[in-house]
This is a predicted structure of a 346-nucleotide part of an RNA (small-subunit ribosomal RNA, central domain) from an uncultured bacterium. The prediction has a mean pLDDT of 87. The full RNA is in RNAcentral, with records from ENA, Greengenes and SILVA. Its Rfam family is "Bacterial small subunit ribosomal RNA".
Context: one part of a larger RNA
RNA sequence: UUGGGUUUAAAGGGUGCGUAGGUGGUUUUCUAAGUCUGGUUUGAAAGCUGGUCGCUUAACGAUCAGAUGUGGCUGGAAACUGGAGGACUUGAAUGCGUUGGCGGUAGCCGGAAUGGGUCAUGUAGCGGUGAAAUGCAUAGAUAUGACCCGGAACACCGAUUGCGAAGGCAGGCUACUACGACGUGAUUGACACUGAGGCACGAGAGCAUGGGUAGCGAACAGGAUUAGAUACCCUGGUAGUCCAUGCCGUAAACGAUGAUUACUGGCUGUUUGCCCGAAGGGGUGAGUGGCUGAGCGAAAGCGUUAAGUAAUCCACCUGGGGAGUACGCUGGCAACAGUGAAACUC
Numbered sequence: 001u002u003g004g005g006u007u008u009a010a011a012g013g014g015u016g017c018g019u020a021g022g023u024g025g026u027u028u029u030c031u032a033a034g035u036c037u038g039g040u041u042u043g044a045a046a047g048c049u050g051g052u053c054g055c056u057u058a059a060c061g062a063u064c065a066g067a068u069g070u071g072g073c074u075g076g077a078a079a080c081u082g083g084a085g086g087a088c089u090u091g092a093a094u095g096c097g098u099u100g101g102c103g104g105u106a107g108c109c110g111g112a113a114u115g116g117g118u119c120a121u122g123u124a125g126c127g128g129u130g131a132a133a134u135g136c137a138u139a140g141a142u143a144u145g146a147c148c149c150g151g152a153a154c155a156c157c158g159a160u161u162g163c164g165a166a167g168g169c170a171g172g173c174u175a176c177u178a179c180g181a182c183g184u185g186a187u188u189g190a191c192a193c194u195g196a197g198g199c200a201c202g203a204g205a206g207c208a209u210g211g212g213u214a215g216c217g218a219a220c221a222g223g224a225u226u227a228g229a230u231a232c233c234c235u236g237g238u239a240g241u242c243c244a245u246g247c248c249g250u251a252a253a254c255g256a257u258g259a260u261u262a263c264u265g266g267c268u269g270u271u272u273g274c275c276c277g278a279a280g281g282g283g284u285g286a287g288u289g290g291c292u293g294a295g296c297g298a299a300a301g302c303g304u305u306a307a308g309u310a311a312u313c314c315a316c317c318u319g320g321g322g323a324g325u326a327c328g329c330u331g332g333c334a335a336c337a338g339u340g341a342a343a344c345u346c
Stems, first nucleotide, its partner, number of pairs: 004317003007300002012314001014201004021194003025088007033081002035077007048066007091191001092188003095184006103177007110154001115149007125136002162169002206247006215241002220236004258313006265292012295302002319346003328339004
């Protein structure tokens, strides 16, 4: 390379938007680039196939014919792909009507709890543990009550629930804003799918500047435990956690399962539309769960939300270690991130 793969063996990009490119619905006319076909030209020799001949035979050799084979020129065919023109509506989008939600951004408000302050009641302990001690407390703690301050998070509802492309999103209300689904079949008429580069978003930790700091709490200190204890347990506690703005760009960023489309048995929940029904209930979409059939799979298992049957496009894999390292380059304030080997070794 051919080929084979990517849930768990190596392998799906963290996610979207989208450029080039690749691929692309029904029907009709024309064209003839691809495609098919006739003729012609080219097609060295050897080799290959067949006939004949020569070495005693064969291998081998000689000779004649043929086949294979790339390209050019030229005549034709028009199913398929492409190109040009016309038409269509089922893909796609728009409109209209309903409807849904912890989707996003900003602002306002609320109660419980922890902590603190002041005052009051009150007196000797509190706290903590396996047991203790460090710690706090007669300068009045802990406990109880009232008022006040401040920050962070939102019990119950709450659920295999819902929404979002992913990350993620939950007290209540308001404003702004984005989206999905269903119904309708009015409008456009293939406007579609995927998407190398590119751009945007992207938990946590971390970084920069300025705020904030109740609780928790890396580092750090002390007390224990222990042979030791740079830990697990306890008492404290700084960064951080929170807010604003700007970076970083990584995760077991997971369904360890790329996107889109079509097809292929059932049973049973649930969310939310629409239709029928007097009711019980039934039908039909879009999601979201469980179980199983065919089929698939090394098995576990998957099974209309496929890992089944097919198609298009992208990404990725090719023994373990060395190594996600070195070097170079790009990005970054840095931390680092991206790209990414080889020697050697088994």